[in-house]
């Protein structure tokens, strides 16, 4: 330096004309005129967190579902920033550092899986070992060190000691428990003693802990017109039918008309909610960070069958050919997409392009 593969980051430009739609302000009351504004980084998905709004003031168990190292952040979250711990991959003699990943509480509460292969996957004896008897190949005992199988075979390597072995003993270690000791705020690490030695899985079942109301702008609130909470069966029902805050039982409250069916009546309109905010942008502090503080100074769709386009130009990015260390000229605004109550994450789609960090290839110099 070039391509790749993984992570992560910036990014949607701007002037003019004609179009449409909101909103102000005038006056010539007319779909006049002049200004201002006018659909995204994901507006998507409905996955989470709330704002707001309507159902309550009684609660109790039981059940269901969600999170799950540690400190911060935040209005909260199952989000984010740091940082630990485990596992990979690079560099190195090592210490150790640089990347990623990460569904990371609990296996010593219990239950339950670990296929085939193996003698056996926790009641281990197939080959060989040692011993004892005999009909010389069988029988009985011992023992799991050595060989096989398998991801995984009763903690490891090395001595000694046995009839052949075994933590039987000694050394040196590994893993995990529990206390002490430094150091961190904290998860943890270091280290010193003592114990224990089959393992793994809890996106098996389950144990802890800590939480969880419902619906949803078609939520609601108000105005105007109108009229029949009237009529007929049938069942219910004051011993409470029936409403009421996850489901579900019980208790509590309020309460007479309640459910199902038939024939029929009236209405379909307008307002609000509807965008001024956990707000944006500039400067400056304070933190590694995420984020906050404080000054300033701005208001930036509001439709309801649903406007926010359309043409040209031009600048950024890039790139192509020329000349020549800078210029001339040509080319590109492309993809995903379309606000409907708001805000904050998270997943998804994707076009131009550019930067950083890691790693694996090639090529070049030294």
């Nucleotide at each position: 330096a070039a391509a790749g593969c993984a992570a992560g980051a910036u990014u949607u430009u701007c002037u003019a004309u004609c179009g449409c739609u909101u909103c102000a302000a005038a006056u010539u009351u007319a779909u006049u005129u002049u200004g201002a504004a006018g659909a995204g980084g994901a507006a998507a998905g409905u996955c989470c967190g709330g704002g707001c709004a309507u159902c309550a003031c009684a609660g109790a168990g039981c059940a269901a579902c969600a999170u799950a190292c540690u400190u911060c952040c935040u209005a909260a979250c199952g989000g984010g920033a740091a940082g630990g711990g485990u596992u990979u991959c690079g560099a190195g003699c090592a210490a150790u550092c640089g990347a990623a990943a990460u569904a990371c509480a609990g296996a010593u509460a219990g239950u339950g899986c670990c296929g085939c292969a193996g003698a056996a996957a926790a009641u281990a004896a197939c080959u060989a070992c040692c011993u004892c008897g005999c009909u010389u190949g069988c029988g009985g005992g011992g023992a799991a060190a050595a060989g096989g199988u398998g991801a995984a075979a009763a903690c490891g390597u090395g001595a000694g000691g046995u009839a052949a072995g075994a933590g039987c003993u000694c050394a040196c270690g590994a893993a995990u428990u529990a206390u002490g000791c430094u150091g961190g705020u904290a998860a943890c690490a270091g280290u010193a003693u003592a114990g224990u030695u089959g393992g793994g899985u809890a996106a098996a079942c389950c144990u802890u802990a800590u939480g969880u109301g419902a619906u949803g702008a078609a939520a609601a609130a108000c105005c105007a017109a109108a009229u029949a909470a009237a009529c007929c069966a049938g069942a219910g029902c004051c011993u409470g039918a029936g409403a009421g805050c996850u489901g579900c039982u019980c208790g509590c409250u309020c309460a007479a008309u309640u459910c199902u069916g038939g024939a029929g009546g009236g209405u379909a309109g307008g307002u609000u909610g509807u965008u001024g905010g956990a707000g944006a942008c500039u400067g400056u502090g304070a933190g590694c960070g995420a984020u906050u503080g404080c000054a300033g100074c701005c208001c930036u769709a509001g439709a309801u069958a649903a406007a926010u386009g359309a043409u040209a130009g031009a600048c950024a990015u890039c790139u192509c050919a020329c000349c020549u260390a800078g210029g001339u000229g040509g080319g590109u605004a492309a993809a995903c997409a379309g606000a409907a109550c708001c805000c904050g994450g998270c997943u998804u789609a994707c076009a131009a392009a550019u930067c950083u960090u890691g790693c694996u290839u090639u090529u070049a110099u030294u």
The RNA shown here (Bacterial RNase P class A) has 366 nucleotides and comes from an uncultured Flavobacteriales bacterium. It was read from a public genome assembly, where an Rfam model found it. The model forms 97% of the base pairs in the Rfam consensus. It matches the Rfam family "Bacterial RNase P class A". From the family's description: Ribonuclease P (RNase P) is a ubiquitous endoribonuclease, found in archaea, bacteria and eukarya as well as chloroplasts and mitochondria.